[in-house]
This record gives sequence, structure tokens and C1' cells, in this order.
RNA sequence: GAGUCGGUUAGACGAUCGCUGUCGGCUUCGGCUGAUGGAGGAAAGUCCGGGCUCCAUAGGGUAAGAGUGCCAGGUAACGCCUGGGAGGCGCGAGCCUACGGAAAGUGCAACAGAAAGGGAACCGCCGAGCGUGAGCUCGGUAAGGGUGAAAAGGUGCGGUAAGAGCGCACCGCGCGACUGGCAACAGGCGUGGCGAUGGUAAACCCCACUCGGAGCAAGACCAAAUAGGGAUCCGUAUGCCGUGACCCGCGGUGGAUCCGGGUAGGUCGCUACAGGCGAGCGGCGACGCUCGUCGCAGAUGAAUGAUCGUCCGUGACAGAACCCGGCUUAUCGACCGACUCAA
Repeated sequence: GAGUCGGUUAGACGAUCGCUGUCGGCUUCGGCUGAUGGAGGAAAGUCCGGGCUCCAUAGGGUAAGAGUGCCAGGUAACGCCUGGGAGGCGCGAGCCUACGGAAAGUGCAACAGAAAGGGAACCGCCGAGCGUGAGCUCGGUAAGGGUGAAAAGGUGCGGUAAGAGCGCACCGCGCGACUGGCAACAGGCGUGGCGAUGGUAAACCCCACUCGGAGCAAGACCAAAUAGGGAUCCGUAUGCCGUGACCCGCGGUGGAUCCGGGUAGGUCGCUACAGGCGAGCGGCGACGCUCGUCGCAGAUGAAUGAUCGUCCGUGACAGAACCCGGCUUAUCGACCGACUCAA
């Protein structure tokens, strides 16, 4: 100087006026006043997982559907995180992976090319015959060339009429046992000339594992108002209703269609939690245990805004609405640590 990985932060100070939660005091019940708190690292997306609420006393079975996909751990759980393996990228620090199965089956691959998955021969090479010659016919061949993303494993030597795993060496591939590892896997050893019929499953499919539904506009309570309304048809259960479908069971009960009327106000849920911070111990790590300490927004047409001054490195992306753990996306900068490469 250039990079890689991780962490912290998200303008600061002062003045004036304004908004809102909690607690206290006062009150003519309209409010006033004191203290104290008041948007994010993503609050976004609504993509996952849950807490919580209701169906609900919620059992048994069947069929689908959806999700995940190397191994071992962490966690309330996950499609998340940590560590490891394999493959790939990078000089490197590091980074990426939709990472089970192609010997269960089906499907798909344009054009070019002789031929696109077991069938081979366009140019060529070799042998024999015919021909004055150019060349023609038959047989053998897949090493050389061509087409293509991909064409009967690769390189080399021998061999052959010319060639070919035809034979051999090394590599690749398959199989077997052994060693290391919890495992995914790795290693060397032996063996087979080996078509293991190429690729593709983010194609259908097969395999393994997991999965009730609906959601704070959930739900609970209080108050108020109306019409406990009317008509038609069926009917006493074999019907209808009961939070994924179907069946059994269980519970409840008249059902269907049409017309018409009232209310939509308030309180709770609503913030003390799988919580934050610190120390010690255990672990490679994610994280766990123990002790101590702190309480950190709860609005409801929707609260933190406006003005002025100074400083500065910047003012970007952007505003909670039940809560939490993640992932993804957007983003002006500042600071700190470790590591890599070059000079």
C1' cells in the first nucleotide's frame, strides 16, 4: 500500500417553546405542578421458527399435501447458528454449495454431426480384386482428422496388414477386507481389463425425517341499543353444527331460502421477560451452569417535534402497534482488533 474476517457506533453540546407513559402532590375536576422514562441496526420484507389466545373434553384410523435433505452438536424451535467432511473459487488470509438416490421407473437435450447412448463410419488408414489411367468393388478398422457442451476412460511403450485394453506400466473406475475417526469420510493394500449405458432430479419420481387449524382485527370482560322480528318450504333425525379433508367415536341441536331492524362505545390483553449487563467455571465453538446487578416506549386518525447558536468525521437507509429467536434486503460514515499478500 492492497485485501480478508470479526466487533462497537449511528451526530455532539447549549438555549427557548411543544408532545407523551409512569409515580407523587394540588384541584373550581377543565386541569396545574414536581420527579423520571420515551423508535432501529435494520423498527423494513412478512420469508422461517416459536411464546401466547381460541376451536377444545379432543380420541382412533385413512388418504393426500407441505417442508427439510452430507455428518456431529447447540437451541424453546427452525429452512437458523457452531464445528467437521466432500466438491469448487482464490497466490493467500478466506469464500461459496438447492450437498440423499441416475443399478426402481418415466421424461428432456435445439442446431451441427455418419452417429446422442450401444448404435456406429463423413474424411481417412490397411488388405484383396478389376482398370491404360482417373478411379471402382469387397473385407478389416475406430489410433489420426472433422461436428458438437458432450462421441466406446487418459498418457506412454509394445504389438499389428493397419489399428484397438489387444497386452503391459502409471493414473482413473468398480469390488473386497484392514487401519484412523462417534460419523460424514480418508488412507494405504489386494483384485478385476473394466460398457459398470454419458448428462439432467432448482424435471416428474423414489428414499429418510418433521408437520392439527386460525390468529392480538386472537381472545376476555363491561355498558348500551334493537325486533327473543316476519314469510315460504322441509322436518323430529338416517338431517344440521362442532377451526385442513374423509370415516368411526363424542358433544350439541330443528334445518334451508328470502325480507327487514339495532350496535360497532369502553376496559383488559399491552409489556418482567426462552430479558439486559458484569464476573467466575466448562466447552475448539455455537452455547451452558452458578453468583451478582438493573428494569430499558406502550401510542390508539396514532406520542419524542419546531427554532436558534456552536462544534464536527456523517448527517445515509429510515419510525415500534402483542412479544421473542433468526434469515433476507437497503444504507452516509467513524473507530477498534486479528490475519494475508506485495514492495
Model confidence (mean pLDDT): 77 of 100.
Predicted 3D model of a 343-nucleotide RNA (Bacterial RNase P class A) from uncultured Luminiphilus sp.
The model forms 95% of the base pairs in the Rfam consensus.
NCBI's taxonomy places the organism under Bacteria, Pseudomonadati, Gammaproteobacteria, Cellvibrionales, Luminiphilus.
Its Rfam family is "Bacterial RNase P class A". About the family: Ribonuclease P (RNase P) is a ubiquitous endoribonuclease, found in archaea, bacteria and eukarya as well as chloroplasts and mitochondria.